RNA sequence: UUAAUUCUUCGGGGCGGGGCGAAAUUCCCCACCGACGGUGACGCGAAAGCGAAGUCCGUGAGCGAAAGCUGAGUCAGUGAGAUUCUGACACCGACGGUAUAGUCCGGAUGAGAGAAGAAAGUG
Numbered sequence: 001u002u003a004a005u006u007c008u009u010c011g012g013g014g015c016g017g018g019g020c021g022a023a024a025u026u027c028c029c030c031a032c033c034g035a036c037g038g039u040g041a042c043g044c045g046a047a048a049g050c051g052a053a054g055u056c057c058g059u060g061a062g063c064g065a066a067a068g069c070u071g072a073g074u075c076a077g078u079g080a081g082a083u084u085c086u087g088a089c090a091c092c093g094a095c096g097g098u099a100u101a102g103u104c105c106g107g108a109u110g111a112g113a114g115a116a117g118a119a120a121g122u123g
Base pairs, nucleotide, nucleotide: 005119006118007117008116009115010114016030017029018028019027031103032102033093034092035059036058037057038056042051043050044049054091055090062069063068073089074088075087076086077085095106096105097104
């Protein structure tokens, strides 16, 4: 300095108020939440660098015997340029259970993208 390999640890948030009802954290009105990697005209910094997207690209969970499948963004503004900035208004969220569930219970003391560290080792 660094590739394969092995091991260890870590690794997801959210129903508060009201209404109808025999019954709803499931319906209706208002609320609340946003995993991992990348990118990123933004922010911080003297620099190195650090931070920054639920709906841009991919991954994970889930489904399937397998191949494989798998959610959601528009408009306006600024600008040379916006999927990313600013503003407005929208939209999305596995399976089983139960009065119809992103938020409750369950599979799950599970799995996991990945993150950090260690060992050994290559040049």

Source information
The prediction has a mean pLDDT of 84. Predicted 3D model of a 123-nucleotide RNA (FMN riboswitch aptamer (RFN element)).